[in-house]
Molecule: transfer RNA
Organism: Candidatus Daviesbacteria bacterium
RNA sequence: AGGGGUGUCGUUCAGUGGUAGGACCCAUCUCUCCAAAAGAUGUGACGAGGGUUCGAUUCCUUCCACCCCUG
Numbered sequence: 001a002g003g004g005g006u007g008u009c010g011u012u013c014a015g016u017g018g019u020a021g022g023a024c025c026c027a028u029c030u031c032u033c034c035a036a037a038a039g040a041u042g043u044g045a046c047g048a049g050g051g052u053u054c055g056a057u058u059c060c061u062u063c064c065a066c067c068c069c070u071g
Base pairs, nucleotide, nucleotide: 001070002069003068004067005066006065007064010024011023012022013021018054026042027041028040029039030038047063048062049061050060051059
């Protein structure tokens, strides 16, 4: 320099155009003399810009970060 891939709660994974979800973590509550375990409830996220569309995490495009390949 060229080509390809990935980017979603604090972490790890789903989600192929129509309300963004699971597990772990965290907070509160129940239980307990206290704690642990167990159970219930809750908080919290689509890398950035632009485009297409009635509607975009999803499709197109540019950039950014990381990984792989070629040289």